[in-house]
Molecule: small-subunit ribosomal RNA
Organism: uncultured organism
RNA sequence: UUGAUCCUGGCUCAGAACGAACGCUGGCGGCGUGCUUUACACAUGCAAGUCGCACGAGAACAUUUCCUUCGGGAAAUCAGUAAAGUGGCGCACGGGUGAGUAAUACGUAGGUAAUCUGCCUGUUGGACGGGGAACAACCCCGGGAAACCGGAGCUAAUUCCGCGUAAUCUGGAGAAACAUUAAGUUUCUUCAGGAUAGAUGGCCUAUCCAUGGAAGCUAUCGACGACAGAUGAGCCUGCGCACCAUCAGCUUGUUGGUGGGGUAAAAGCCUACCAAGGCUACGACGGUUAGCUGGUCUGAGAGGAUGACCAGCCACACUGGAACUGAAACACGGUCCAGACUCCUACGGGAGGCAGCAGUGGGGAAUAUUGCGCAAUGAGCGAAAGCUUGACGCAGCGACGCCGCGUGAGUGAUGAAGGCCUUCGGGUCGUAAAACUCUGUCAAAAGGGACGAAAACCUUGCAGAAGUAAUACUCUGCAAGUCUGACUGUACCUUUAGAGGAAGCACCGGCUAACUCCGUGCCAGCAGCCGCGGUAAUACGUAGGGGGCGAGCGUUGUCCGGAAUUACUGGGCAUAAAGGGUGAGUAGGCGGCCUAGCAAGUCAGGUGUUAAAUCCUUCGGCUCAACCGAAGUAAGCACUUGAAACUGUUAGGCUUGAGUGCAGGAGAGGAGAGUGGAAUUCCUAGUGUAGCGGUGAAAUGCGUAGAUCUUAGGAAGAACACCAGUGGCGAAGGCGACUCUCUGGACUGCAACUGACGCUGAGGCACGAAAGCGUGGGUAGCGAACAGGAUUAGAUACCCUGGUAGUCCACGCCGUAGACGAUGAGUGCUAGGUGUUGGAGGGUACAACCUUCAGUGCCGGAGUUAACACAUUAAGCACUCCGCCUGGGGAGUACGAUCGCAAGAUUGAAACUCAAAGGAAUUGACGGGGGCCCGCACAAGCAGCGGAGCAUGUGGUUUAAUUCGAAGCAACGCGAAGAACCUUACCAAGACUUGACAUCCCUCUGAUAGUCCUAGAGAUAGGACGUCUCUUCGGAACAGAGGUGACAGGUGGUGCAUGGUUGUCGUCAGCUCGUGUCGUGAGAUGUUGAGUUAAGUCCCGCAACGAGCGCAACCCUUACCUUUAGUUGCCAUCAGAUAAGCUGGGCACUCUAGAGGGACUGCCGGUGACAAACCGGAGGAAGGUGGGGAUGACGUCAAAUCAUCAUGCCCCUUAUGUCUUGGGCUACACACGUGCUACAAUGGUCGGUACAACGGGUAGCCAACCCGCGAGGGGGAGCCAAUCCCAAUAAGCCGAUCCCAGUUCGGAUUGUAGGCUGCAAUUCGCCUACAUGAAGUUGGAGUUGCUAGUAAUCGCGGAUCAGAAUGUCGCGGUGAAUGCGUUCCCGGGCCUUGUACACACCGCCCGUCACACCAUGAGAGUUGGUAACACCCGAAGCCAUCGGGCUAAC
Repeated sequence: UUGAUCCUGGCUCAGAACGAACGCUGGCGGCGUGCUUUACACAUGCAAGUCGCACGAGAACAUUUCCUUCGGGAAAUCAGUAAAGUGGCGCACGGGUGAGUAAUACGUAGGUAAUCUGCCUGUUGGACGGGGAACAACCCCGGGAAACCGGAGCUAAUUCCGCGUAAUCUGGAGAAACAUUAAGUUUCUUCAGGAUAGAUGGCCUAUCCAUGGAAGCUAUCGACGACAGAUGAGCCUGCGCACCAUCAGCUUGUUGGUGGGGUAAAAGCCUACCAAGGCUACGACGGUUAGCUGGUCUGAGAGGAUGACCAGCCACACUGGAACUGAAACACGGUCCAGACUCCUACGGGAGGCAGCAGUGGGGAAUAUUGCGCAAUGAGCGAAAGCUUGACGCAGCGACGCCGCGUGAGUGAUGAAGGCCUUCGGGUCGUAAAACUCUGUCAAAAGGGACGAAAACCUUGCAGAAGUAAUACUCUGCAAGUCUGACUGUACCUUUAGAGGAAGCACCGGCUAACUCCGUGCCAGCAGCCGCGGUAAUACGUAGGGGGCGAGCGUUGUCCGGAAUUACUGGGCAUAAAGGGUGAGUAGGCGGCCUAGCAAGUCAGGUGUUAAAUCCUUCGGCUCAACCGAAGUAAGCACUUGAAACUGUUAGGCUUGAGUGCAGGAGAGGAGAGUGGAAUUCCUAGUGUAGCGGUGAAAUGCGUAGAUCUUAGGAAGAACACCAGUGGCGAAGGCGACUCUCUGGACUGCAACUGACGCUGAGGCACGAAAGCGUGGGUAGCGAACAGGAUUAGAUACCCUGGUAGUCCACGCCGUAGACGAUGAGUGCUAGGUGUUGGAGGGUACAACCUUCAGUGCCGGAGUUAACACAUUAAGCACUCCGCCUGGGGAGUACGAUCGCAAGAUUGAAACUCAAAGGAAUUGACGGGGGCCCGCACAAGCAGCGGAGCAUGUGGUUUAAUUCGAAGCAACGCGAAGAACCUUACCAAGACUUGACAUCCCUCUGAUAGUCCUAGAGAUAGGACGUCUCUUCGGAACAGAGGUGACAGGUGGUGCAUGGUUGUCGUCAGCUCGUGUCGUGAGAUGUUGAGUUAAGUCCCGCAACGAGCGCAACCCUUACCUUUAGUUGCCAUCAGAUAAGCUGGGCACUCUAGAGGGACUGCCGGUGACAAACCGGAGGAAGGUGGGGAUGACGUCAAAUCAUCAUGCCCCUUAUGUCUUGGGCUACACACGUGCUACAAUGGUCGGUACAACGGGUAGCCAACCCGCGAGGGGGAGCCAAUCCCAAUAAGCCGAUCCCAGUUCGGAUUGUAGGCUGCAAUUCGCCUACAUGAAGUUGGAGUUGCUAGUAAUCGCGGAUCAGAAUGUCGCGGUGAAUGCGUUCCCGGGCCUUGUACACACCGCCCGUCACACCAUGAGAGUUGGUAACACCCGAAGCCAUCGGGCUAAC
C1' cells in the first nucleotide's frame, strides 16, 4: 500500500555534525580555521648557515707616527672586519605533501645472547717524543659566447701521512666456571694488530734570548684510546588492521642444508653444490581501492562512518635509476646518468626543479598577504658578543566555525492615523507607534596606558673553588646597577554628546509550531514523502496576520542516527523474501554418568605498559563564555602469584545413549528368471446382409472386392479388474497378477555381549518422476507433430476419423518438477479423546476388555501465531549442527566459469525504473458458482404491437427562426390540463434607455381614469373633451411629467456550487442502534439456524437482551346489517287523480349521509414439535392482509429540474433588458416510439326497442316549440342544482337486408357548398352535407399487457378551454380463457462459496504494433591505458679482474 483492518516490507521526514559551497541579508569583539579538485606548470623575492679563540692571504675604514707643495702621501697596529679560499661543525633537524604502499607500512606487546650511535654525561688512560708532504687561495699563461675549464710556479693549518709507546680494545689459539633449545656470558694464559691537534687567556720563579718574549707552569676550550650511561636508529617475532571466490590453486632463489661472499648486524641478502621442498577454503595467488594511528562525528550502548587542523610513525621531493660523503642519506632547497618539459645561446654548448613562505597561471561549486619581526619560544654555528632562521611570534583577508555583546529601557488608550479582514456590529497589527521620563554597552572622538622581559652580556661589590712563588688570571654562587617589544600607543581605564549609527531569513495542507483575503484557472507554478492547481486553492503568486530562528537564515552535498532495515547486544524461513529433491558420509562444530591429576580456556590479586594532546570529573586563569592551565581517571597486551566449580586434556571405571546376539511375526522394499488369465488389435475360416462408426448435431473414415455383428482357431505387444482400505513398504523419487532365486531395512520380545563407539554435516560422492538425447531391439493399445472432417467472424484449439516420434526392453547420458506436509536433521520435556496397521503381556470357552511398544489418521486444551491455523507426527518449551532470506521490476536475465552429444543445468550481477509489490482476515459487489424463495418473470391462455392509413411525440434534415428542456429500463400522446394573435422564451423589422415592474431624493404640474380625431403596420407621436378628497388655504395625500444616481431587469451560464420538489430500484423486506459478549483489529453476534408467513410475519432454539425506521394495523372507499334523519329522494299499505309519486299521506323499502355493529384463525377436525402455522369444515353478506386506494425505510443513480419557485458565484447594462408588427414553434427524401381506425358475417347497413354510473353548469348549462338533410340558427321556460339542464347511453334484444368481393368491408385523400368560435381561421382550427373512395384480405425477426368483476369489448363524463382530443383523468355496462409447474429468460430477497474487483464485471488486466524519450547491450572495426611473459640494445654507478701513471704515504 486498503472501502476499512492487522501484519510483513521498502521509500520519506523530524536530530546532530562539517576544512564546506550556493541564495538573500549583514553592527562589534575574542578564540580557532582556510586548494578536499591537477603529486598540474611555475615569473619574482626570501626559506641554512656559522666559526678569524683552526689557517694562509689581506682591501676599505679607524688610531698612532713621519713627511708635506697643506691637496695629500708613506709606515705600523691593540681591537674589529667586507668578498673569496683551506679547515671544522651543521646542511639526515626544522618546514611541505599523501602520489605510491593491503605490508620492507601502521598499532600493540615483546626480542636483539644478531647490532650501530656525531654532539651530551660519568669513569679511566696517555697526551712525553720525533718527523714529513700535498693542494686551494695567490701569481703567470691559455681555451670558451657563457657555464666554466686546462697548464706552469709558491704556500699555512685542528688538512693529509709515516715512526716509537698503551689498554678491561680488535683478531687467532688454549683452559676453567656458570647458563641456555642453540649460536652464549664471565675469568685466566699466550701471540699479532691498532691513536692523537692544537687554540686562547694569565704568570716570569730555576732554562734561553733579554724593555719583552720563547720554553715552562696554570686556567679554559678542543683532539685521541677504552669502558659505561643517555639519546637516536637498524633488524626480528606474536596478535590486530579494506573489498572481490564471477581470482582456486600459487612458487624455481622458490623451501631447506653445506661451503664461500657480504653487512654495524641475523638471514637466499648474494653465489656454487645438494635435497624437493614451501604456501593455501582459518582464503594462498590474482584484481580493485587506500597512507596507518592517537583521535574525530554519530549512537543509550554495541556499533557505523571517517583520518582536515594538533600530535606519533611511514612514504615521497619533476619522472626513473645509481652511488658518493658522513655517526646517520642512497639526501626537498647535494652529486652523476637517462627521460619529459621550460629557459639562455655566438648553435659549439649550457641552466632549472615552490608536495618550504608569500605569490602567478590553470583546474574547480570552492579556499587568504608577493605583510612585520627575530622582542618571546625553539634550532644551527661560535669561548663569547653575536649572526642566521617564511620554524616561530604577530598582523592582514573571509560570518568558514564556536563563543560573547548590541541594535535600547520605563510609562503610555482616544485603543490615533494607516494597512488587512468583516456577519458592517466590529476585529486585528497593538503599548506596538506618537508623546513623556531615563540609561549609555558597542561604535565615534579626546586623554591616560599595561602584562608578555626574564636572562645572557657588561659594570661594581661580596663569598667560595681550583691553582700558584703570588693578593694575578680563570671558574662558580649571591646582591645591586645598566640594556632589550614585531604586535602597539594594542588590551584596559577615564571623559564627551546623543536613542542617536546597527535586522534579517526561511516557513504557515498532513508529517510539523503557525490562516485569511485577492489574483490565477491542470495555465503559470509548487513538491522531502503523500500530493496541490481543471472558477469559491489555508498547498501556486502577492498582501495582511501568525508561529520559528536570529547576525544570521535557508538550500544543496556528505556521514551517523532514527533503521531491531544485516539483528553480538537484537530478526527471521507452512501461506508475506527465505528448508538444499533425497541419502550415507570427510573436514569442522557440538556431545551421557562417576573418580583422580594437570591448568590451555575461565575467575581473582599484583607488576609493567597503555606518548603528549583530546574525551570525562574537580579546581583555577582571561569581566562571562568559547579558549587556556593544573590534578585525577583505562579497555587491551605482556609478565607473575593463586583458585579448580564448569569447558578442555590425561588416566581409570559405569550402562541408561548407540551397536551386537538369540527368538519371532508383518510388508505393492529392491534385482533377476519363469508362468498366467481377462481385454484390445490383427490374421485365417464359417454364418450372414447393408449398413457400421462417430457426435450436441454432423461429416471425414470403414463397408456389396461382403464391413459392423456373431462362431471357431491362431499371432503379437502392453497393462495387471475384483481384493483396495486418509491400509502397507521405502531416504526421497517411487512400488500393485502369480511362482522361484538373491538381497536391503524397520518392528516386537529376551537382557547374553561391546562400553560413548554418538548427533549434525561445508566441499566431494551416490540415488533421483516425467519429458528429452545416443546406440540397438520392439511396437497391440494410446498418441505430441502432421493430415482430413466439424465448430467458429476466424479456430494454427476444445469435438471426431486417422496417425509419426514416443510410451516398452537393454546399455549409456540428462539432473530438473507445485521433487509439497509449500514445514531440514537429531534429542528431551509439555492435558486428553477417538479410529486404524504390525507385535507383545494379561484376560476370556471364543470374544469383549485392560496394559504396553512402533507406525498411520481425525478432533481438541494449554501454549504459539499477523491471522488462517498448528497442537506428543508442533508451527509449543529448550539445546546442537547444516541450508537459506533482506522492497517490487529488470532477472533466475547478461557476462565469466564449470558440467552436458545437444536441449540445457549450476553458480549468478549491474545500469535503469517504481512507491509500492506482498500475506492473512473483514464488509460489500460480482460469477456463463451452489442451495432456498418470490414476482404476469417464464410456462398455460386471452388481446395486442411490429405490416396499412391517419393522429401525436422524438431523431435527423431544412430554415432568418424552425425557442428550451427530457435520453436504456426510469426520454419519445413527456414539461404542454390543450402554440391562429396572446401564450412565446425563437427570427426579421421598427422603437425606448432610471427603463414594462420596486424603493429613495429633487423640480414642475393637478388630477388619474375614460371618450373621440389625425399620422403610422403598430409600438408611438400630436390634438380635443373631461377635472377627485381633506385643509388651519401654507399645504397634505395621490397621480403624472422631467432630472440625478443608487438601482431595476435578464426563460443569460453553471442541476458537477445549492434549497425545495420528483423519478427509479420497490410496497422489494429490508436498514440500523443501545448495552452485553467474541475478535489485536476492520468487524462479528443480535439480523444466523429448524419451521412458517405476503412480510426481519410469528414461533422454537441460540451470548445475547432490548429498541428504532420499515411490514402489519390505525385512514378513505367498496361489499352486509342495525340505528338516527326524511327533502329536492322513495311509494308497501290507505285515499284521490292519472300521461307521470302527480296530489293528500307515509318514512316500511330503495336511496342519501351521520353514528354503530360485523371477521378475530374466534369454533370443530386433521397435520405439525404439546409451538407458530397450514389444510379441510361449520356458521356467515363477507374467511384467513375480503376487493381497491392513500401510505414509499436506510440508501443508490454527481439520476431530472437554475425554464414553476428560491438561491451562491460568474456574465449583459442605449442591451443577453423593455415595447410593437409580422413570421416561426405546424417545415419534410427519411428513421423510431405511443395511439386511433381497419382489414369484416361473433360483421356492415336500415327500422324498432331496453337497462347505467361518475360528473359539470351564471361571462354558465340551456328545456319545450319553430327553421335547416345536417353542422347549426331562432327562441326563451327552468336552474347557483338529490328539484332544472347537459343527457341521447352504447354494446344488448327484436326484425329486415348484404353473401365473402378490395365488397353495402375500410375510410384516407381531394373537390364543391356550408356552419361555429374569435379583432382575425392564408401560413395554421373544429364541424356538416354532397361527391371522391387510397392503402389495407390479420402483419418477418422480435416484442407488450393481463390471474376476476380482471383481460377483452361498449359507450358516458370531467379538467384545460373563446375555439380546437384518437391524448389524459374518471365512470359504469357486457364479461371470459388459463395457471402442469419453477428446468430455462428477466428482476429481486436470504444463506453459502471463489475473487488479483472496491469508480466495485460497463471491473480488473495481458501481449504485439506505431511514435517520442531515458538507460544499457551487440556491431565490420579503430584508438588509449594497465598488468604479465619472452627476447634484443643498453647510460650513470658499484663490485671484480687486467694494464698504466703519481706518491715516503701500500